[in-house]
A computed fold for a 1433-nucleotide RNA from an uncultured bacterium, annotated as small-subunit ribosomal RNA. The prediction has a mean pLDDT of 84. RNAcentral holds the sequence, with entries from ENA.
């Protein structure tokens, strides 16, 4: 000191969370020793038992015991002192209670000092004795007695009272004979009572409180002042600087935290206060309204003979209870201190010690050195190794602590030691008795394997887990701390997240709707005097302890201790006088007044004008009008709409009109008049700080709404109807009432916005505009004041933006904010006629919500461009039959995959067996296939036969041939067989673990990088712009300059030419033949190779003088000449584990291997892709020319013969420019003449052919016969722009055979294209966005279900407070009586008064049928309100 978390990414804002320190702690796991501390935070709940305050015989009498008779000891009582200290607790108390600093009207036992005195008398009461009551506690009567108990008299310097004459008041003695006492007075010390200034929690959803209340006089009372009390008089006193009320709380020194300022806290120690079962009261006393005293009342407990009594642990132990939780019914008065006593001494749960507890802090130990075969074991592994790890073992040492044995303190000034045989010291033995806890995804130090499979679980926040989890559980390893470690709780910190130090408010939360203005806050210039604030010094105080610094003592430390500093405060005093405040005197720059001009929808009232709409009357006139996307409702033949004239009524004021004007804001618009507010400019004169802001308060305040009374043309919530729609309580249409208008009165809110409070000063400019003024060279320029706009420097800002009209720089004052939701809601209060407004929470819930900007994607946003995308055409598909693929269904099996485009004549370039992966049955198990080890054989193989079997296979016999190399070895190799084991094998799963390959966007023109620059940043720029192109193609411009992958070109092929080479090709010339057959030739065709050719090169126009475009010439070919190959960055978790490869998982006499048969060929049906047709541009028959690409030896096959034919028989040639396939077909001629036909050929029957081991399931072909649907195809939809579509045939791959499919080839050979509005797809720029899994997105509300907290609620229960009344204990006071004058006791009475009772009212809390909304919850219902113009902004 920071970090994590909102986003695809970014910067802000903002909350949540973490790392630190601390604790009177508790819980979990673990636990060796010692020192020092600490230990009921909860029930101020109830308490058994013991102890915690007594002492004095030197005050007194009496009794008892002992006696050496001298006396001593003990005890109840009288008497004295003490018991008001010490100890406990924190209930109450918001207070002079506490803290701090002052003050005057007081008291003070014991102690100290001083002065004076201590004389003479008297009568009683306890104890005791007798009698007696009672269960007890405790009494009663009579009698005796002492005193330092009580009383009187005397005395009185000083003391008290006083009318100044005077009056009043004391004592106590004791004994051990020099000591302790006693009385009065003065003073001190210490202690206490009282008063005052200042400080001392929260709430205004508590705003008024108070009658002894505030003051005075008099009296009483007190130790003393005082309404402390009483009488009388006055009517005051307190309060927004927070009274009263409510809640909470003992206060402080300090403690914890923090850099500090602060915040939190008030255990232990210390000071003060309060309390002692609850409430009240007094007595005694120096002191109490008294913790271990008294009286009364109450609750509770106990005893009882029922008549009455006793008690108070918030003392120390201890018990029960409560609770997460807190100790022994210990020892001693040895020390320190206290009470009494002359003293000895007695008492002391104060205290000193011990016990229990890791509760905290501090210290120590659990060994040290050496030790590599890097042991074993564990774990991981790429199987080599790595790691645990010098760790262990082993070897050599040491003995702190603990244990055992011995010795043994200080604490004690003379005696006395509980602690304690303790601390310490010495000795003995032996590594011996002594390590755990948490964590390892990021924050945050530390990683692998296995198990699990959105399960079990983890989690402080973010978040992990759905079969390869460093996040769950375990293990190995590692990290952290260590007798502890984690968790939980709480406080401060981090949090500048309440901001004094030290924050904000245009858009993130936040400026009041506006103005006036009391209080308050702040306030121009000069001078003087004074010193309240202020500053400085001194003095007093700020208890001790604590903290800090320097030392000292326990071996160190914790701990203890000496000194210092500090205690930031308060008071007194001295000094200073700048500033602020107050006082006095002035000034004119702020503010205001007057004067002269000026602009204006500023306000109020009265009057008045024209246009338009509507309605009424009348005229003209006829069938429609109106309205919409299209319609309908509606109006109209009873005359509408249209048009003309007249009239009525209400409301609003076109043009002018303008980021023009005025006003505080709301707001203000025809014209005229009256009244009236404010503003501006200029110039002098005057006043002399008169100013600014403004909590409360007052006034104004759009629209809608409310009340009363008017008015009502148009418009128009509600409402009605018509449409639209799945619905349409909407959008659209036709109507239409409140209302809109006026007067008066309420309401008091708006996105009342510039989302920007008011005022003042200051800080570059440029350019419009409104109203004034000055100057000039006067169609204009310039200076200036007051407004109102735009751009812009500095500066500011998270950015976008603001920028003299600030959101810059400063000052003054006010208002407001502190995560999102719940909620501007509930309750309460105030206002209102109501509607409602103002003020304004909490529980609960989430980890985000928000702002600005960026890149994408998307839009029923925009602009530009392209594509057989549309349009213009041609031919189709969709209807029929069949073929083929798919779905579905069926089945023992119908193997599997492919699924919008981008699956469906796809994998399959060809399922009868095989293929084959599927099914049934039957077999095999180191295996059908590979490698290795051991052993055996030397062959194997082929053929024939026999037997079993469906076959695989098994058993046997026979024939044939007798492995290769060789260094001759029992060597090497090879083959076969057998055995066991490693292993083989898997078309089993996961294409969402992968490689490779492929499809698609798309042959679309895009996708990026380096450097530079801009931006806080994500990013931008480049790549945008103007042209152009098929193209990010090229040119120009430009904070960019370059480059890469794509485009293009380079490659293949077709089209032209040349050269070269001519065999199997060709034949013009020559010869020859039936025939390029042969000679010859290589000119031509053709074939192979090599080269040339096209580049907008030339011309014209256009364009910007560019790139290019248009036209032309030439040319075989012209602007990419046609076609192909070639597929950027990436997208779709696209496809494929069944081509292949491969991680992981799974099977191993089976999910492997083999065989036979079956299936993949099923069939109500649905879809895709094709073929054949429906016919005359045709069918059939006949005749006869012209191709190309290819293929051929397990092959192509001529020719000949047979068969109607498929085909068969025989067979030449050809491993091919030589031979073969091989016949091309559309063509021509004839017939058919519009029919289900001489169209169409499905289906079926019979007979055959071919391939093949085998055509039943299930092949192809031939002949004869049969002759179905179908007459051009609904919605919809496909392909194609030229040698293309269409049409015609041909070849090939696979293949024994089999295709309408696929891949190729040539023949014939069109139509149309205006064009880019629209559909689809794509590209670029721009815009909006609440989307980023990216519109197949996001998201809202009701309803239904579950849970949670909360409001209302008839009431009900309890607490608390005020008031009034009733009753009144104890008690003191007062009065009276009694008593001998007086006093006391006693008696009576009065007022006061606790508890209690009654009643009203307030307030708080619990429960409450029912009810309201709110929140939360993987997959519910209904719609689609918002985000894009979100489809009605």
């Nucleotide at each position: 000191a920071g970090a994590g978390u909102u986003u695809g990414a970014u910067c802000c804002u903002g909350g949540c969370u973490c790392a630190g320190a601390a604790u009177g702690a508790a819980c979990g796991c673990u636990g060796g020793c010692g020192g020092c501390a600490u230990g009921c935070c909860u029930a101020a709940c109830a308490c058994a038992u013991g102890c915690a305050a007594g002492u004095c015989g030197a005050a007194c009498g009496a009794g008892a015991u002992c006696u050496u008779c001298g006396g001593a000891u003990c005890u109840a009582g009288u008497g004295g002192c003490g018991c008001a200290c010490g100890g406990g607790u924190g209930a109450g108390u918001a207070a002079c209670g506490c803290g701090u600093g002052g003050g005057a009207a007081c008291c003070u036992a014991c102690c100290u000092u001083u002065u004076a005195g201590u004389a003479c008398g008297g009568g009683a009461c306890a104890a005791c004795g007798u009698u007696u009551g009672g269960a007890a506690a405790c009494g009663a009567a009579c009698g005796c007695u002492a005193a330092u108990a009580c009383c009187g008299u005397a005395u009185a310097c000083g003391c008290c009272c006083u009318c100044c004459g005077g009056g009043g008041g004391a004592a106590a003695g004791g004994c051990u004979u020099g000591c302790c006492g006693c009385u009065a007075a003065a003073a001190g010390a210490g202690g206490g009572g009282c008063c005052c200034g200042c400080g001392u929690c929260u709430g205004a959803u508590u705003a008024g409180c108070u009658u002894g209340u505030u003051g005075g006089u008099a009296a009483g009372g007190u130790a003393a002042u005082g309404g402390c009390u009483u009488a009388c008089c006055a009517a005051g006193g307190c309060u927004u600087c927070g009274a009263u009320c409510a809640g909470u709380a003992g206060c402080u020194g300090g403690u914890c935290u923090g850099a500090g300022a602060g915040g939190a806290u008030g255990a232990u120690c210390a000071g003060c206060c309060a309390c002692a079962c609850u409430g009240g009261g007094a007595c005694u006393g120096a002191g109490a309204c008294a913790c271990g005293g008294c009286c009364c009342a109450g609750a509770c407990u106990c005893c009882u003979a029922c008549g009455g009594g006793a008690g108070g642990c918030a003392g120390c132990a201890g018990u029960g209870g409560g609770g997460a939780a807190u100790a022994u019914u210990g020892g001693a008065c040895a020390a320190u201190g206290g009470a009494g006593g002359c003293a000895a001494c007695u008492c002391u749960g104060a205290u000193c010690c011990a016990g229990c507890a890791a509760u905290g802090c501090c210290g120590c130990g659990u060994g040290u050195g050496u030790g590599a075969u890097g042991a074993a074991g564990g774990c991981c592994u790429u199987a080599g190794g790595g790691u645990u790890g010098u760790a262990a073992a082993g070897c050599a040492c040491u003995u702190u602590c603990a244990a055992c044995g011995g010795u043994g303190a200080a604490g004690a000034u003379g005696a006395u030691g509980a602690c304690g045989g303790u601390a310490g010291c010495c000795g003995u033995a032996g590594a011996a008795g002594a390590a755990g806890c948490c964590c390892c995804g990021g924050c945050u130090a530390a990683c692998u394997u296995c198990g699990u499979g959105c399960c079990a679980g983890c989690a402080g926040c973010c978040g992990c887990g759905g079969u390869a989890a460093u996040a769950c559980g375990a293990a190995g390893g590692g990290g952290g701390c260590g007798a502890g470690c984690g968790u939980u709780a709480u406080u401060c910190g981090g949090a500048a997240u309440u901001a004094u130090u030290g924050g904000g408010c245009g858009u993130a939360a936040a400026g009041g709707g506006c103005u006036c203005g009391c209080a308050g806050g702040c306030u121009g210039c000069u001078u003087g005097a004074a010193c309240a604030g202020u500053u400085a010094g001194a003095c007093g105080u700020g208890a001790a302890a604590u903290c800090c610094c320097c030392g000292g003592g326990c071996u160190c430390a914790a701990c203890c201790u000496g000194g210092g500093a500090a205690c930031u405060g308060c008071g007194u005093u001295u000094a200073a006088u700048a500033c602020u405040a107050g006082c006095a005197a002035g000034c004119u720059a702020g503010a205001g007044u007057a004067a002269u001009a000026g602009a204006g929808a500023g306000g109020a009232a009265a009057g008045u004008g024209g246009a338009a709409c509507u309605c009424c009357c009348a005229g003209u006139g006829u069938a429609g009008a109106g309205g919409u996307g299209a319609a309908a409702u509606u109006c109209g033949u009873a005359g509408a709409u249209a048009u003309u004239g007249g009239g009525a009524a209400g409301a609003a004021c076109a043009c002018c009109a303008g980021u023009g004007g005025c006003g505080a804001a709301a707001g203000c618009g025809g014209c005229u008049u009256u009244c009236u507010g404010g503003c501006u400019a200029u110039u002098u004169a005057c006043u002399g700080a008169c100013g600014c802001u403004g909590a409360g308060g007052a006034g104004c305040g759009a629209a809608a709404g409310c009340g009363u009374g008017g008015g009502g043309a148009g418009c128009a919530a509600a409402c009605a109807g018509g449409a639209u729609u799945a619905g349409a309580u909407a959008c659209c249409c036709u109507g239409g009432u409140a209302g809109u208008c006026c007067a008066c009165g309420c309401c008091g809110u708006a996105a009342a916005c510039g989302a920007u409070g008011u005022g003042u000063g200051c800080u570059a400019g440029a350019u419009g505009u409104u109203g004034g003024g000055g100057g000039g060279a006067u169609a204009c320029c310039u200076c200036u004041c007051a407004g109102u706009g735009u751009c812009g420097c500095a500066g500011g800002g998270a950015a976008a933006c603001c920028g003299a009209u600030a959101a810059a720089c400063a000052c003054a004052c006010c208002g407001c904010c502190u995560g999102g939701g719940g909620a501007g809601u509930a309750c309460g209060a105030c206002c209102g006629c109501a509607a409602g407004g103002u003020u304004a929470a909490a529980a609960c819930u989430c980890a985000a919500a928000u702002g600005a900007a960026u890149u994408g994607a998307c839009g029923g946003g925009g602009a530009c461009c392209c594509g057989c995308a549309c349009a213009a055409g041609u031919a189709g598909u969709g209807g029929a039959g069949c073929a083929u693929g798919u779905g579905g269904u069926u089945u023992a099996a119908u193997u599997c995959g492919a699924a919008g485009a981008u699956a469906c004549g796809c994998g399959c370039a060809g399922a009868a067996c095989c293929u084959u992966a599927c099914c049934a049955a039957c077999a095999c198990u180191u295996g059908a296939c590979a490698u290795g080890u051991u052993c055996g054989u030397c062959g194997c193989g082929a053929c024939u036969c026999u037997a079993a079997g469906a076959g695989a296979u098994u058993a046997g016999a026979g024939u044939u041939u007798u492995c290769g190399g060789u260094u001759c070895g029992g060597c090497c190799g090879g083959a076969c067989g057998a055995a066991a084991c490693a292993c083989a094998g898997g078309u089993g799963c996961u294409g969402c673990a992968u490689g490779g390959c492929u499809g698609u966007c798309g042959u679309c023109a895009g996708c990026u990088c380096g450097u530079g620059u801009c931006g806080u940043g994500a990013g931008a720029u480049g790549u945008u712009g103007g042209g152009u192109u098929a193209a990010g193609u090229c040119c120009c411009g430009c904070a960019a300059c370059g480059a890469g992958c794509g485009c293009a070109a380079c490659c293949c092929u077709c089209a032209c030419u040349u050269u070269u080479a001519g065999u199997u090709g060709c034949c013009a010339u020559c010869a020859u033949u039936a025939a390029g057959u042969u000679g010859g030739g290589c000119a031509c065709u053709c074939u192979g190779a090599a080269a040339g050719a096209a580049c907008u090169g030339c011309c014209a126009g256009u364009g910007a003088u560019a790139a290019g475009c248009u036209g032309g010439a030439g040319g075989a070919a012209g602007g990419u000449g046609g076609g192909g190959a070639u597929g950027a960055c990436g997208u779709c978790a696209a496809g494929u584990c069944c081509u292949c490869a491969u991680g992981g998982c799974c099977c191993u006499u089976a999910c492997g291997u083999g065989u036979u048969g079956g299936g993949c060929u099923a069939c109500a049906c649905a879809c895709g892709u094709g073929c054949u047709a429906c016919a005359a541009u045709g069918g059939c028959a006949u005749c006869u020319a012209c191709a190309a690409c290819a293929g051929g030896a397990a092959g192509c096959a001529a020719a000949a013969c047979g068969g109607c034919a498929a085909c068969g028989u025989u067979a030449a040639g050809c491993a091919a420019a030589u031979c073969c396939c091989g016949a091309a077909a559309a063509g021509a001629u004839g017939c058919c003449u519009c029919a289900g036909u001489u169209c169409g050929g499905a289906u079926u029957g019979c007979a055959c052919u071919c391939u093949g081991c085998a055509a039943c399931u299930c092949g192809a072909g031939u002949g004869c016969a049969u002759g179905a649907a179908g007459c051009u195809g609904g919605a919809a939809u496909u392909a194609c722009u030229a040698g293309u579509a269409a049409u015609c045939g041909u070849g090939g791959a696979u293949c024994a055979g089999c295709g309408u499919g696929c891949c190729a080839c040539g023949g014939u050979g069109a139509a149309u294209g205006c064009g880019u509005u629209c559909c689809c797809g794509g590209g670029u720029c721009u815009u909006g966005u609440a989307c980023a899994c990216a519109c197949c997105g996001c998201c809202c509300g009701u309803c239904a279900c579950a849970c949670c907290a909360u409001g209302g609620g008839a009431g009900u229960u309890g607490g608390u407070u005020c008031u009034a009344c009733c009753u009144u204990a104890a008690g003191g006071c007062a009065a009276g009586g009694u008593u001998u004058c007086a006093a006391a006791c006693c008696c009576u009475u009065g007022a006061c008064c606790a508890c209690g009772g009654u009643a009203u009212a307030g307030u708080c809390a619990g429960c409450g049928a029912c009810u309201g909304g709110g929140g939360u919850g993987a997959a519910g219902u209904c719609g689609u309100a918002a985000c894009a113009a979100g489809g009605u902004a």